[in-house]
This is a predicted structure of a 585-nucleotide part of an RNA (large-subunit ribosomal RNA, domain V) from a freshwater metagenome. The full RNA is in RNAcentral, with records from SILVA. It matches the Rfam family "Bacterial large subunit ribosomal RNA". Model confidence (mean pLDDT): 81 of 100.
Context: one part of a larger RNA
RNA sequence: CCUGCAGUUAGACGAAAAGACCCUAGAAGCUUUACUGCAACUUGAUAUUGAGGAUAUGUCGCACAUGCGUAGCGUAGAUGGGAGGAUUUGAAGUCGUACUUUCGGGUACGAUGGAUCCGACAGUGAAAUACCAUUCUUGUUUGAUAUAUUUUCUAACCUCGGCGAAAAAAACGACGGGAGACAGUAUCUGGCGGGCAGUUUUAGUGGGGCGCUAUCCUCCUAAAAAGUAACGGAGGAGUUUAUUAAGGUCAGCUAGGCGCGAAUGGAAACCGUGCCGAUAGUGUAAUGGCACAAGCUGGCUUAACUGUGAGGCGUACUUGCCAAGCAGAUGCGAAAGCAGAACAUAGUGAACCGACGGUCCGUGUUAGAGGCGGCCGGAGAUUAUCGGAUAAAAGCUACCCUGGGGAUAACAGGCUGGUUGCACCUAAGCGUCCAUAGCGACGGUGCAGUUCGGCACCUCGAUGUCGGCUCAUCUUAGCGCGGGGGUGAAGAAGCUCCCAAGGGUUUGGCUGUUCGCCAAUUAAAGUGGUACGCGAGCUGGGUUCAGACCGUCGUGAGACAGGUUGGUCUCCUAUCUACUGCAGG
Numbered sequence: 001c002c003u004g005c006a007g008u009u010a011g012a013c014g015a016a017a018a019g020a021c022c023c024u025a026g027a028a029g030c031u032u033u034a035c036u037g038c039a040a041c042u043u044g045a046u047a048u049u050g051a052g053g054a055u056a057u058g059u060c061g062c063a064c065a066u067g068c069g070u071a072g073c074g075u076a077g078a079u080g081g082g083a084g085g086a087u088u089u090g091a092a093g094u095c096g097u098a099c100u101u102u103c104g105g106g107u108a109c110g111a112u113g114g115a116u117c118c119g120a121c122a123g124u125g126a127a128a129u130a131c132c133a134u135u136c137u138u139g140u141u142u143g144a145u146a147u148a149u150u151u152u153c154u155a156a157c158c159u160c161g162g163c164g165a166a167a168a169a170a171a172c173g174a175c176g177g178g179a180g181a182c183a184g185u186a187u188c189u190g191g192c193g194g195g196c197a198g199u200u201u202u203a204g205u206g207g208g209g210c211g212c213u214a215u216c217c218u219c220c221u222a223a224a225a226a227g228u229a230a231c232g233g234a235g236g237a238g239u240u241u242a243u244u245a246a247g248g249u250c251a252g253c254u255a256g257g258c259g260c261g262a263a264u265g266g267a268a269a270c271c272g273u274g275c276c277g278a279u280a281g282u283g284u285a286a287u288g289g290c291a292c293a294a295g296c297u298g299g300c301u302u303a304a305c306u307g308u309g310a311g312g313c314g315u316a317c318u319u320g321c322c323a324a325g326c327a328g329a330u331g332c333g334a335a336a337g338c339a340g341a342a343c344a345u346a347g348u349g350a351a352c353c354g355a356c357g358g359u360c361c362g363u364g365u366u367a368g369a370g371g372c373g374g375c376c377g378g379a380g381a382u383u384a385u386c387g388g389a390u391a392a393a394a395g396c397u398a399c400c401c402u403g404g405g406g407a408u409a410a411c412a413g414g415c416u417g418g419u420u421g422c423a424c425c426u427a428a429g430c431g432u433c434c435a436u437a438g439c440g441a442c443g444g445u446g447c448a449g450u451u452c453g454g455c456a457c458c459u460c461g462a463u464g465u466c467g468g469c470u471c472a473u474c475u476u477a478g479c480g481c482g483g484g485g486g487u488g489a490a491g492a493a494g495c496u497c498c499c500a501a502g503g504g505u506u507u508g509g510c511u512g513u514u515c516g517c518c519a520a521u522u523a524a525a526g527u528g529g530u531a532c533g534c535g536a537g538c539u540g541g542g543u544u545c546a547g548a549c550c551g552u553c554g555u556g557a558g559a560c561a562g563g564u565u566g567g568u569c570u571c572c573u574a575u576c577u578a579c580u581g582c583a584g585g
Base pairs, nucleotide, nucleotide: 001585002584003583004582005581006580007579008578010577011576012575014571015570022405023404024403025402026401028397029396030395031394034199035198036197037196038195041191042190044188045187046186047185048184050153051152052151053150054149055148056147057146058145059144060143061142063140064139065138067136077135078134079133080132081131084118085117086116093112094111095110096109097108098107099106100105158178159177160176161175163173164172202214203213204212211231215237216236217235218234219233220232238386239283240342241341247301248300249299250298251297252296253295256276257275258274259273260272261271281290282289284347286345287344288343305328306327307326308325311322312321313320317387330339331338332337353380356377357376358375359374361373362372363371412459413457414455415454416453418452420448421447422446423445424444425443429439430438466541467539468538469537471533472530473529474528476526479504481502482499483498484497485496486495487494506520507519508518509517510516547565548564549563550562551560552559553558
């Protein structure tokens, strides 16, 4: 070295299971003050549903009463007729009772009484309740009718009892009791309604969540045409202005700062004067403009008009922007002319839907009106997730499931090296004196790849995760043992630096702990790497499924790098590589 046998499991990102964590898309279970429904419950109406009474209220009819401005005998409802009317069928008057009242009176009934009383005439807008007719207001009695409440009944309907048909539940029948037009049921209707059901619960995102953002305007990034991304750097908008306009036109004007002077008067008021020259102003952000002013002031006004529009800019589309000219009717100006809002660039919303105004239009009619539709016009959206899914929508899942993803997180590796560790440079200062025995500020330069990170490159058809045990192997920035330089090294003991990896580097208590603290030793109890070495070697205390408890949060389902208790570690079988032992060649 080859072959075989017996072993050990470090590797074959070993085997097994289309990862359960995470994300993404979907499904499911559960919750609720998510949305929309449904059952159940409940309100009322009508039907099944009939009879009588009382009370209240409304309507209608009959009868009777009722009516007060002032003047006037006085409580004159209105209109008309009317010169007489009422009365022994009991007038005036008196007494009593009742009703009413504007407190003056009026009306009715009864008793008494026994023959008068009222009107026309004066006053009043209107003349007699003297008398008759019609009628209004308010009220009383009565009748009809309706509604509501209440009460009584019995015959619907409901229910109970024994009985009947050969034994027999239900149904049925006759009888009796209770209840009773209620209840029950049907249809319509309002409420309540996670009891049940169907669903929704956006996207971007240096993983996801939390936060923030989503449309429009200005600047930079933007690389001197245009355009150009990022959770790049900065700011704004969701309007304002109408009679003293911030619009139109005509005419005129110039800001702001500084110096000096000047009553009150000061750092700033108004006045004078000189210098600088746009620093001012522009409704509102920024940029670009603006003095011939687009800035400021005054006069007159409404073009902040109607119908169009050659030609362009911009652009995937839909939107958007500029615009001469023509016709009509206007404003200002002597005129030429200017004016279809504002110095420009933000100040916004498609369709559908219903509503509004207009209209020689269509349908329709004998002719119209109205309706519906068309066309024109303007209004109603934080449709702000702003090219707007619907008229209408929130959550939990550790009870979970499926399709996918290393397109995307947690472990490990990789890249990086901010952070971390170590080294070096310079030397202000400390060190009695003296920068460098020993230290060393402010700064600067590296190295390592042990921390915390950044990135998301292999792995999600699986690379098992902390600590312990066992077994280790390497590094040297050296803990002890060795050799040396310096010393602020007398010696001893130290401090510091250089060389050096040979072998070594403890046992207990607490905690799952690594770490740490404590105890006792030791020459010393080193720092690190090895998938934070090692689970196809062990353990399973911790973390990290399903049970349960507490605190906190949440209406709740549930949640918590909060705590607590419990909780299946597969391959008695190793193919190859590797290693160990033995045997043979």